[in-house]
RNA sequence: UGCCGUGACGGCGAUGGGGCUCGCCGAAACCGCCCGCUCCCGGGCUGACGGUCCCUACCAGGUC
Numbered sequence: 001u002g003c004c005g006u007g008a009c010g011g012c013g014a015u016g017g018g019g020c021u022c023g024c025c026g027a028a029a030c031c032g033c034c035c036g037c038u039c040c041c042g043g044g045c046u047g048a049c050g051g052u053c054c055c056u057a058c059c060a061g062g063u064c
Stems, first nucleotide, its partner, number of pairs: 009026005016055006032045005
């Protein structure tokens, strides 16, 4: 210095908070999709969740 295993701790999983749970990472994990364009760049679209439940915000419809 590199690799493997284990333990502890912390972080991350395209827009917020919490419970449970899964996966990933140790300076990495992570940073959505479509179209035009060689790239740069420009335009458009979906979803608040990795999964699930609850809450909040936003949007659509109906009723009072």